Model confidence (mean pLDDT): 83 of 100. Predicted 3D model of a 98-nucleotide RNA (SAM riboswitch aptamer (S box leader)) from a marine sediment metagenome. Its Rfam family is "SAM riboswitch aptamer (S box leader)". Gene Ontology term of the family: regulation of gene expression.
[in-house]
This record gives sequence, structure tokens and C1' cells, in this order.
RNA sequence: CUCAUCCAGAGAGGCAGAGGGAACGGCCCUGUGAAGCCUCGGCAACCCCCGGAGCCCCGGGAAGGUGCCAAAUCCGUCAGACACUUCUGGAAGAUGAG
Repeated sequence: CUCAUCCAGAGAGGCAGAGGGAACGGCCCUGUGAAGCCUCGGCAACCCCCGGAGCCCCGGGAAGGUGCCAAAUCCGUCAGACACUUCUGGAAGAUGAG
């Protein structure tokens, strides 16, 4: 840089000791213990494996490589529609594959 996905799902223990939720605003989480690290566990199914179909689709699996395990990517940010709430798209971000 390109493509795909992002309203589902899944936490205990130990060390540590004040921050964390990308940025900004809001709103939250947090000494009933934040970030980080380790161990074990789990979720999911992008890569992967098997079968079918035959053109990237359907079904199944989970050993391995990633990822993830508060809140929709926590909500908003830009544009359009609607004007009570909201909806659609985009940007940005995250993850995977190339």
C1' cells in the first nucleotide's frame, strides 16, 4: 500500500503498585488493585486442515501461526437524510492475509 472483518463470543491465579479505555471531547473502569510481566484456562476461526461444490462459496475441525477475553471499535468527531429518538456512509483505529 491492497483486500477482508469489526452490534456475537471468551478469566482465574501469581508478581507489581497507579493508572487505563489509540488521539481529542464525553462517559466509564480502577487500592474490592490500573498498566505491564508470568502461569494456566477460554473464545473465535484470518491463515491452516478435511469434505463438497467449482471460482472463492457451503459444511465440519482446532494440532500449529496470529488475534482476542468491561462497555458496539464504549459513544461522538466528517458528510448526508430525518428533526423526538435515530439511520446511512466516510475518516481514523484495530486484527488478519498478501